RNA sequence: GGUUUGCAACGGCAAACCGCCGGUAACGGCGGGACGCAAAGCUACCGGUCCAACCGUCAAUCCCGGCGGAUUGGAUAGCGGAGCUGCCGAA
Numbered sequence: 001g002g003u004u005u006g007c008a009a010c011g012g013c014a015a016a017c018c019g020c021c022g023g024u025a026a027c028g029g030c031g032g033g034a035c036g037c038a039a040a041g042c043u044a045c046c047g048g049u050c051c052a053a054c055c056g057u058c059a060a061u062c063c064c065g066g067c068g069g070a071u072u073g074g075a076u077a078g079c080g081g082a083g084c085u086g087c088c089g090a091a
Stems, first nucleotide, its partner, number of pairs: 006088001012037002017032006035078001041084003045081003048076006054069005
């Protein structure tokens, strides 16, 4: 110096929920708030999941909906994998 690991220290991020804004929606942004996180930093490349549109089917007075299929578009990095970067420095 590098890799693995994660004791300590300095710190960091921020779930659910609430308010405002955007979006058909999933969800995202800002503020509050902390469930947790050693990459809960970044990247939709692979798989998964979610939303919308289409088709089939079930239900149905209407609205709302359930299940399945295929494709396109979108979302999720705090679902998993993969890639890139990174603070400290015990055993």